[in-house]
């Protein structure tokens, strides 16, 4: 620091997801040790049991229990507070701390900083006092009641308990006279003196206390300022409310409370209400700013079963106190009582989940005490838990036969892997044994110095010596011993993301954080081997921050991606504001001071072996406050200025607005005239109008609406919008020159006004045309549409509503600055002969530099550079929807969510493809022609159906006379039956035998069972060995036309012989890409030329190759014959001139001429020349690629499958079947013909298991026989159309199917199932519907010939020649293709994409009669405890009084207040709810086809 994911690819926008860090965690698998931390986040749910707050005898009376002493008693035992001590009690202090929890609380709270009107036990300092009296009461004793808890009566008694008196201040009050006004003793020691019989006391002194006052420290109470979550779908709240006066009350201020008076107070800077929440230091994260959190530790607050209340006290409205009410639990004798773990353990429950009913007060701290000491679940320790952090270990070295085993394999090997074993070492940890801490020095004792003192007592401070005290714990640590011994897992391995193979599975099982894997070769599932990462842990889940600049302060945006309000005006609040001077000092800046607790973080040190951890110091704590200063900037106050803004004057343009009037054209209607059969309408029609007279035409009239031309890229207006002409009223703007005011300005939430786009609503008018709805006619599969004929609201006017539009420049407004050019509208200045030109100013348009932008584009009228203010956005869908509120007559508008769901949705541009888009061009594409197919018979192939099998493949063009250039057997792959199992075929091993030949039996055959003959080649003297071949045996293996052409190679088809397809360098673009290759011409052609940010190149085109056409050269046999001989015959001699053959050359290149064209390329010419003229004809040659096109059955091949069979052999059958459908060809339907006769002219080819002449036989197929020929020699070989005659338009002398009889040939064999011949028979068919095919010249058409395959079989296929046309105006249309351009929501690419209803399943949600519960509120009722007030019924020790009595107190009564509770109502939240509404999701449901192309009616917005 980034990455993955939208696309065919790209850039951008934008969401989702990942990598990091973290946690009081939980779960899964696993688990050796130690240190340090941490451990109910859920039910503030309920709690058994134990413990968590006591202490003081140096305050008191005492003595229940224990021990000691004393006394009595023989003993049991009894007595004795005398001593140690001490239960209960009176009294003092503490219990308000410590510990827990976070329910409540959005401020009665917390944090920071301030403040004044306060309190304060213990503590510290100072001053001073501490005198003298009195009356009770608990304990105890004796009774009473009660189950208990407990209560009551009588009697005795003490105090540091209680109450007076005295004294008393700098205390309190106060009218400044005065009045009020306290205390307590206890302990230690003591020389003299005094009292007392004594004990003891006085007295003195020390210590601890006590009282009063002042001050302090610390602590607490109160007040203020600032800051502290979300919701406006909560906008108004408030009656003690706000203030005053006077009282009361408090420690103290205050409506804190009361009476009266006034009517205030709070709120858009968010009151009130609702929801949520303890706050902070800090913690986690982050570069930071921030964001999230508030466990542990520390500070504050609140609470203690729920609610209320006070008492005591220095302090509480009190966790382990009290009273009352309520719920719950327990005890009970039913009368009544008891209780509060959110203290520490622990239990139940809840939950994914959180520990021991441990030890000790040794340390630290707290309470009490003079102290010893006691108490302390605070605390310190231990236990449990990998919950976290940190550290250590599970060995180290050597060791290649690279062991075995595992896994993979191309079978060679690779890998696990120096890993193991082996050898040599070490001993952390663990085990055993021994030693052994720090934490503990205070207090105490002895001695001593000082203080106090009369004092060598006591006490206090200091020093020396010294005894004791440890829960942890025999722990840490140290030493020794034995011994590699006691110790490794988890996750992952498609990309992100480090790490790959095999097997299994086969869209199944499963995985998955995102993208996505899995449908038979899965690095993605499961397992294994291997690897990677981390490691006593590893993964998963949950959660927070980060990445996310994805809420943007730092640090984003708004033309088209989400986003500028419809628009301004007026414009309040708010924000911002020209220039200059003076003052102030609020902001700002600088310095100082205080504070910002400690801990934490950071830096430098120190201590545990290290680290975590602990600890010393520093820094930091970005803040707040106080104070001093500065005066630039902002602000405030005052005073100037004129450049902003405004006012006045002149001039100007304008569909600016409102009202009134008026004009002409047109439509329609009415009346009359002329006139006759149609009009209107459409793609074509029909509905409609018209003989009752339309349309047309003429004249006259009525009425409403809108204003042609001018007219424009024009003008005006804030926007919506505004158009004949004239008049009235009226707003704004521009310009010119001056004058004036003097910042008066800009923007603007809420608000008000406009919204005269349309549609819509209400009332009343009006209504010509047009025209939703509606009706009819068409179209159509349907047509509730598009088209047509009609037609009502409405459109128009007045008034009132509605308030929305794709209300758009999809661009808020104001100001400043930043190159220009051109047009146009308005004004001005100068100029010109000129309305000519220049300059200037305000609008409105087109281009364009810089700059900006994702790109498109914008570009002085900014989307540039800046400033001010407002509005708005934060993934898509759900949804601009629901609910609630506001507005509206309604329609509806406005404000505006959530659940759920997806991983995208989107913008711009690119390349393609496509379009019922456009332009250009080509092709037998159409047209023009010729001949066919489609109709018939038969042939052949296919589909279908059939079958035991009808083997398989090919299926639009580009399957269908195709694979198959030959299915009777074979072929043959299929079926039936019968056989074989190392096999029909290959290699290896062993044994035997040469090979091979003849032959018998049986069987349908394959085969099975035999018999006989026979011995080769090489080496070697021989034995023997070897090679080839045959047989036998066993095993490796053979074999498979079995599957997958969607695992493949190769080959092929097709677009298409179409002119295209690309690359290098350069340039342009952020990029995909573009350029080149586009453009202007031209061509058959990306052929060539020109131009051009391109320049070159490659594969294609063309040419080179073959062939045909002309000429030449060479060569003449089997070819040829002009000349010379010869023959029946080029037969022979001869010759090679010619033809021809087959080798090599030449020739044609737009080269020449004319025209045209840019002078180019080229084109035109019935120009020349030439055999041939514009690629001369034909062939071969097929670019990059497309179709998962075809082929595993040519061949090759991965994987899978079969192995006495899916292999091999053989017999017979089948591939030839047949209601039917299609394709391709044959023959015909006839006279351009049939039949008969005649008889001339080819070319290509083939031939020895062959072609087969001549001759003979047969009507013929053919047979017999055989010359020749291994071929320019011989044979196939007759060419046929042609010509002549005849037939004369008929189902025929056409046509030949079918059938019968008789034959021929091939072959082992023609039944299923061959071809041919003769005679006889003589179907259909008389030119073929819709539709459709081929062909542009030696072509079509027509005629025959040859060949491959082949024993035989050709209407098929491939070749060959003969005869030999017609037509092409042309490119509008159909089809296909090329190039350019355009649109696109397509990219599997239009056979694309995609919308809505309906049906089904599931999910969340709105409405809903109601119902259940919570919160809150109003009115009223009730009114516990309690304090307060009043009262004066009863009782009453201290004080006053001689007494009566009084003061005071206690109990009682009453009143207001008030908790719980009750009644009635309101508001609000949540749950459930028959039924119902839409929404979302869901491989293959239904109906249509709305959108994307002009999407076939352009689309969209509002109504």
């Nucleotide at each position: 620091a980034g990455a993955g994911u939208u696309u065919g690819a790209u850039c951008c926008u934008g969401g989702c997801u990942c990598a990091g860090a973290u946690u009081g965690a939980a779960c899964g698998c696993u688990g050796g040790c130690g240190g340090c931390a941490u451990g109910c986040c859920u039910u503030a749910c309920a709690c058994a049991u134990g413990c968590a707050a006591g202490u003081c005898g140096a305050g008191c009376g005492g003595c229940a229990g224990c021990g000691c002493g004393g006394g009595g008693g023989c003993a049991a035992c009894c007595c004795u507070g005398g001593c140690g001590g001490c239960g209960a009690g009176c009294g003092g202090c503490g219990a308000a701390c410590g510990g827990g929890u976070g329910a409540g609380u959005a401020a009665u709270g917390c944090a920071u900083c301030g403040g004044a009107a306060c309190g304060u036990g213990u503590c510290c300092u100072c001053u001073u006092g501490u005198g003298g009296g009195g009356g009770a009461u608990a304990a105890c004793c004796a009774g009473u009641c009660g189950a208990a808890a407990g209560a009551c009566u009588g009697g005795c008694u003490a105090a540091u308990a209680c109450c007076g008196c005295a004294u008393g201040a700098g205390c309190u009050c106060g009218c400044a006279a005065g009045a009020g006004g306290a205390a307590a003793g206890c302990a230690g020691g003591g020389g003299a003196c005094c009292c007392g019989c004594a004990a003891g006391g006085g007295c003195c002194u020390u210590g601890c206390g006590c009282g009063a006052g002042a001050g302090g420290a610390g602590c607490g109470g109160c007040c203020g300022a600032u800051g502290c979550c979300g919701g406006a779908u909560u906008a108004g709240c408030u009656a003690g409310u706000u203030g005053g006066u006077g009282g009361g009350g408090u420690a103290a201020u205050a409506g804190c409370c009361c009476a009266c008076c006034a009517a205030g107070g709070c709120g858009a800077c968010g009151a009130u209400c609702c929801g949520u929440a303890g706050c902070u230091g800090g913690u986690c994260u982050g570069a930071g700013a921030g964001g999230a959190c508030g466990a542990c530790c520390a500070g504050c607050c609140a609470c203690a079963c729920u609610g209320g209340g006070a008492c005591u006290g220095a302090g509480a409205c009190a966790c382990g106190g009290c009273c009352c009410a309520g719920a719950c639990u327990c005890c009970u004798a039913c009368g009544g009582g008891a209780g509060g773990c959110a203290g520490c353990a622990g239990u139940g429950g809840g939950g994914a989940a959180u520990u021991u009913u441990g030890g000790a007060c040794a340390a630290u701290g707290g309470g009490g005490g003079c102290a010893a000491c006691c108490c302390u679940g605070a605390u310190c320790c231990a236990g449990c838990a990998a919950u976290g952090c940190c550290g250590c270990g599970u060995g180290u070295g050597u060791g290649a036969a690279g062991a075995a085993g595992g896994c993979c394999u191309u079978c060679g090997g690779g890998u696990u892997g120096u890993a193991a074993a082996g050898c040599a070492c070490u001993u952390u940890u663990g085990u055993c044994a021994g030693g052994a801490a720090c934490g503990a020095a205070a207090c105490g004792g002895u001695c001593u110095g000082g203080g106090c003192u009369a004092a060598u007592a006591c006490c206090c401070c200091g020093g020396a010596c010294u005894a004791a005290u440890g829960a942890c714990g025999g722990u840490a640590c140290c030493u020794g011993a034995a011994g590699a011994a006691u110790a490794a897992g988890c996750a992952c391995c498609g990309g992100c993301u480090a790490a790959c193979u095999a097997c299994g599975u086969g869209c199944c099982a499963g995985c998955a954080g995102c993208c996505g894997c899995g449908g038979u070769a899965a690095u993605a599932c499961g397992u294994a081997g291997g690897g990677u990462g981390c490691a006593a842990g590893c993964g998963u889940u949950a959660a927070u921050c980060g990445g996310a600049a994805u809420u943007a302060c730092u640090g984003g945006g708004c033309g088209u991606a989400a986003a500028g309000c419809g628009u301004u005006g007026c414009g309040c609040a708010g924000g911002c504001g020209g220039u200059u001077g003076u003052g102030c000092a609020a902001g700002a800046c600088a310095g100082a001071u205080g504070u910002g607790a400690a801990a934490u973080c950071c830096c430098c040190g120190g201590g545990c072996u290290u680290a975590a951890c602990c600890u010393g110091g520093g820094a930091a704590u970005u803040g707040c406050a106080u104070u001093u200063g500065u005066g630039a900037c902002u602000g405030c106050a005052c005073g100037g200025c004129u450049a902003g803004a405004g006012u006045g004057u002149g001039u100007c343009a304008g569909a600016g607005g409102g009202g009134g009037g008026u004009a002409g054209a047109a439509u329609u209607c009415c009346a009359c005239g002329u006139g006759u059969a149609g009009c209107a309408g459409u793609g074509a029609a029909a509905u409609g109008c018209g003989u009752a007279g339309a349309u047309a035409u003429g004249u006259g009239g009525a009425g409403g609406a809108a204003u042609a031309c001018c007219g424009a890229u024009g003008g005006c207006g804030a926007a919506g919008g505004c158009a004949g002409c004239c008049c009235c009223c009226u707003g704004g703007g521009a310009u010119a020159a001056c004058a004036c005011u003097g910042a008066c300005g800009c923007u603007c939430a809420u608000g008000c006004a406009c919204g005269a786009a349309a549609a819509g609503c209400g009332u009343g008018g009006g209504g010509a045309g047009c025209a939703a709805a509606c009706a009819g006619g068409a179209u159509u599969a349907g047509a509730u549409a598009c088209c047509c004929u009609g037609g009502u609201a409405g459109u128009c006017c007045a008034c009132g509503c509605c308030c929305u539009a794709a209300a758009c420049g999809a661009u808020g407004u104001c100001a400043a600055c930043u190159a220009g050019u051109u047009g146009u509208c308005g004004g001005g200045u100068c100029u010109u002969a000129a309305u000519u030109g220049a300059c200037u100013u305000g609008g409105u348009a087109a281009c364009g530099c810089a700059g900006c932008u994702a790109a498109c584009g914008c570009g002085u009228g900014a989307a540039g550079u800046u400033g001010g203010c407002c509005g708005c956005c934060u993934g898509g869908g759900g949804a601009g929807u629901a609910c609630g509120g506001u507005c509206g007559c309604a329609a509806g508008a406005u404000u505006a969510a959530a659940a759920c769901u997806c991983a995208a949705a989107g913008g711009a541009a690119u390349u393609g493809a496509c379009g019922g888009g456009g332009a250009c061009c080509c092709g037998c594409a159409c047209a023009a022609g010729c001949g066919g197919u489609g109709g018939a018979u038969g042939a052949u192939g296919u589909g279908g159906a059939u079958u035991a099998a009808u083997u398989c493949g090919a299926u639009g063009c580009a399957a269908c006379g195709c694979g198959a250039a030959a299915a009777a057997c074979c072929u043959u792959a299929c079926c039936u039956a019968c056989c074989c199992u190392u096999g029909a075929c290959a290699u290896g091993u062993a044994c035997g035998g040469a090979a091979c030949c003849c032959u018998g039996g049986u069987g349908a055959g394959a085969g099975c069972c035999g018999g006989g003959g026979g011995u080769g080649c090489u080496c070697g003297a021989a034995a023997g060995a070897g090679a080839a071949c045959c047989g036998u045996a066993a095993c490796a293996c053979a074999g498979g036309u079995g599957c997958u052409g969607c695992a493949u190679g190769g080959c092929u088809g097709u677009c298409g012989u179409c002119a295209g397809c690309u690359c290098g360098u350069g340039u342009c673009g952020u990029g995909a890409g573009a350029u080149g290759u586009u453009g202007g011409g031209u061509u058959a052609a990306g052929u060539c030329c020109c131009g051009c940010a391109a320049c070159g190149a490659g594969c294609g085109c063309a040419a080179c190759c073959c062939u045909c056409g002309c000429c030449c050269c060479u060569a003449g046999u089997u070819g040829c014959c002009a000349u010379c001989a010869u023959u029946a015959a080029g037969u022979u001699g001869g010759g090679c001139a010619c033809u021809c053959u087959a080798g090599g050359g030449g020739g044609a290149c737009u080269g020449c001429c004319g025209g045209u064209g840019a002078u180019a390329a080229g084109c035109c010419g019935a120009g020349a020349g030439g055999a041939a003229g514009g690629u001369g004809g034909g062939g071969a040659u097929g670019a990059c690629g497309u179709c998962a096109a075809g082929u595993c059955c040519u061949c090759a091949u991965g994987g899978c499958c079969c192995u006495u069979a899916c292999g091999g052999g053989c017999u017979g059958g089948g591939c030839u079947a047949c209601a039917c459908a299609c394709g391709u060809g044959c023959u015909a339907c006839a006279a351009u013909g049939g039949u008969g006769g005649u008889g001339a002219c080819a070319g290509u080819g083939g031939g020895c298991a062959g072609c087969g002449a001549c001759a003979c036989a047969g009507c013929g197929a053919u047979g017999u026989g055989a010359u020749g020929c291994u071929a320019a020699u011989c044979c196939c070989u007759a060419a046929a159309a042609g010509c002549c005659a005849u037939c004369u338009c008929a189902g025929u002398u056409c046509g030949g199917a079918u059938u019968g009889c008789a034959c021929u040939c091939u072959g082992c064999a023609a039944c299923u199932c061959g071809a041919g011949u003769g005679c006889a028979u003589g179907a259909a068919g008389u030119u073929g519907g819709a539709a459709u095919c081929g062909c542009u010249a030696g072509u079509a058409a027509u005629c025959g010939u040859g060949g491959a395959u082949c024993a035989g079989c050709a209407u098929g296929c491939c070749a060959c020649g003969g005869u030999g046309a017609a037509u092409a105006c042309g490119u509008u249309c159909c089809c296909g293709g090329g190039c350019c351009u355009u649109g696109u929501a397509c990219a599997c690419a239009c056979c694309g994409c995609c919308c809505g209803u309906c049906a089904c399943a599931c999910c969340a949600u709105g409405g809903g009669a109601g119902u259940u519960g919570g919160g809150u509120u109003u009115a009223c009722c009730c009114g516990a405890a309690g304090g307060c007030a009043c009262u004066g019924u009863g009782c009453u020790a201290a004080c006053c009084g001689c007494a009566a009595g009084g003061a005071g107190g206690c109990a009682g009564g009453u009143g207001a207040c008030c908790a719980c509770g009750g009644u009635a109502g309101g508001c609000u939240c949540a749950g459930c709810g028959a039924c119902u509404g839409g929404g979302g999701u869901g491989a293959a449901g239904u109906c249509g086809u709305a959108a994307c192309a002009a999407g076939g009616u352009a689309a969209c917005c509002g109504u």